A computed fold for a 683-nucleotide part of an RNA from an archaeon, annotated as large-subunit ribosomal RNA, domain II. Model confidence (mean pLDDT): 82 of 100. Its Rfam family is "Archaeal large subunit ribosomal RNA". Gene Ontology terms of the family: structural constituent of ribosome and ribosome. RNAcentral holds the full RNA, with entries from ENA.

Context: one part of a larger RNA
RNA sequence: ACCAGGGAAUUAUUCUAUGUGGCGAGGCUAAUCUUUUUUAAAGAGUAACCGUAGCGCAAGCAAGUCUGAAAGGGCGAUUAGUCACAUGGAUCAGACCUGAAGCUAGAUGAUCUAUUCAUGGGCAAGUUGAAGUCUGGCGAAAGCCGGAUGGAGGACUGAACCGUUAUUGUGGACAUGCAUUUGGAUGACCUGUGAAUAGGGGUGAAAAGCCUAUCUAAUUUAGCAAUGGCUGGUUCCUGCUGAAAUAUGCCUACGUAUAGUCUUACUUUGCUCAUUUACGGUGUAAAGUACGGAUAAAUCUUGCAGGGGCAAAUGCUUACGGAGAUUUUUCCAACUCAGAAACUGUAAAUUGCAUAAAGUAGGAAACAGCGUGUGUAUGUAAGAUACAUUCGCGAGACCUGAACAAGGGAGACUUAAGUUAAGGUCCCAAAAUCUAUGCUAAGUGUUAUAAACGGUGUCUUGAACCUGAGACACUAGGGAUGUAAGCUUAGAAGCAGCUAUCAUUUAAAGAAAGCGUAACAGCUCACCUAUUGAGGUUCAGGGCCCUGAAAAUGGACGGGGCUCAAGCAUAAUACCGAUACUUUGGAGGCACUCUUUAUGAGUGUUCUGGUAGGCAGGCGUGGUUUCUGUGUAGAAGGUUUUGCGAGAGCAAGGCUGGAACGGUAACCAAUGAGAAUCCUGGU
Repeated sequence: ACCAGGGAAUUAUUCUAUGUGGCGAGGCUAAUCUUUUUUAAAGAGUAACCGUAGCGCAAGCAAGUCUGAAAGGGCGAUUAGUCACAUGGAUCAGACCUGAAGCUAGAUGAUCUAUUCAUGGGCAAGUUGAAGUCUGGCGAAAGCCGGAUGGAGGACUGAACCGUUAUUGUGGACAUGCAUUUGGAUGACCUGUGAAUAGGGGUGAAAAGCCUAUCUAAUUUAGCAAUGGCUGGUUCCUGCUGAAAUAUGCCUACGUAUAGUCUUACUUUGCUCAUUUACGGUGUAAAGUACGGAUAAAUCUUGCAGGGGCAAAUGCUUACGGAGAUUUUUCCAACUCAGAAACUGUAAAUUGCAUAAAGUAGGAAACAGCGUGUGUAUGUAAGAUACAUUCGCGAGACCUGAACAAGGGAGACUUAAGUUAAGGUCCCAAAAUCUAUGCUAAGUGUUAUAAACGGUGUCUUGAACCUGAGACACUAGGGAUGUAAGCUUAGAAGCAGCUAUCAUUUAAAGAAAGCGUAACAGCUCACCUAUUGAGGUUCAGGGCCCUGAAAAUGGACGGGGCUCAAGCAUAAUACCGAUACUUUGGAGGCACUCUUUAUGAGUGUUCUGGUAGGCAGGCGUGGUUUCUGUGUAGAAGGUUUUGCGAGAGCAAGGCUGGAACGGUAACCAAUGAGAAUCCUGGU
């Protein structure tokens, strides 16, 4: 891992609701006793209990009573209960099953290990060379300096032995190995044997270490089925209906109670989701500046708190500043003169309602929600958090979006055929290589987001100006004179700087727009002419396109591919395309009608997706009783084929098997497995 078997709402008490039955103003026995066919049944037994009358603390009174001075007010009165059984729920018990870590009490452990005690054992070899001793020398002495000898040490090197620093080497089947390296090795050393200390206790050169693979309180038995608002699991079918993830409270926040929402039964009553009309409500969006507040500039008024100047006065002045007014600028959740849509009140009409709504009673689940759109708050932002609202997912299949809980289409009883929706129609791949007119050259795009700025890319709209009296551009020529204007300056001549910026000749030409020189010179420009011969210049928009444009394996329009679009824009017609819609046959539900009254028929239906959950009807297993069957001419069981049923399931045939097994009606239950790191066994 698989298979087989086992495996989870039970039983008793009390209460409550519903159903069925008995009796009924009554109902019912409990303990106990008697009899018998002694497993049990029958009879006796109304003590208690519930009901039949309530009110009051009570005395008590009574269809009333209590309170009150009274008025009044509170609770009652014109009647159905009770017993048994079944089912739903509650209560109390282990209370659907499995699962703690823990707590308490009593026992058992020091063959491991910690420390101690008693008694034994062990430590190759080498090195160093303390005290002491002998001796030489020196010294007055104390003593000192040598040489030998000697053999000390929690001394050194290093085996046995004891350990285990590092490699975070290597190994690991279930429990600490192996390799290399490395510490101590006469000592606070190592070790054999025997003993001592015991669980809130021991022992500890102290790590909360160790106390038999168990230690921040050992092991084991008992309390014990401890407790768990927590995790997991909880076994057949079908029909009807179908939620919530919110509010409030809680030592409350993964729990629970009440309400809301769901379901079932009964009762009562017509109701109004929606549309339109009439009369009303409102102060949001957008907008505005009449009020309040903010904001930028200009003008005017005012010496006016302060500052500056004159200056020292009781001052004057001010292009700083303050205050006020006017005009214009930009704004406002806590501004609104005016003001939508939406929403909403009342009334009516239409429409809809197999009704719906409300009430009473029984049963719940749920109280972790999430997403799109819209409106807000916080936030740089977020697949962020919170609030409100709609629709969805949750609990919703199908088509579409390449794939994709919530996006677009659409709400799936079943059969067959057709028509469409969203989305699509070159190939993958069903359907247009469809029609018309434009645009794009960037593979832009065919997709999901790219900005400001910039573009003499290209298409297009409009305006102004110039233009056959010749525009724009190219080319050629002229571009002068008074004069080197005056000043300044070493110089200043159009062109360092300052001032002025005239006049003349002209087709035109600045007291000069740029380069240049030390200063001149020189080269251009403005302006004019010639040449040429038709549009040109500028501005303001619009469409597509380009730049702006950077991410990590190679690479994605879903892919191929597409510009003779299969790209973009506008218009038109076909077709494809869903469980949608239409038609057809069938099944079921609900309502109504009819009828032999327990079933069926007919009509209608905008009914039949569904998690938690509620309600209803069935199938199967074991047993008891009743009636009735099958079986050696082959029961149960196994296996296989076929038929029936909506399904749980049922029946028949074949083969096997070799002795028991069903049906009907009612009742009883240790009654249905795929999951629980489920239990046991097998492979």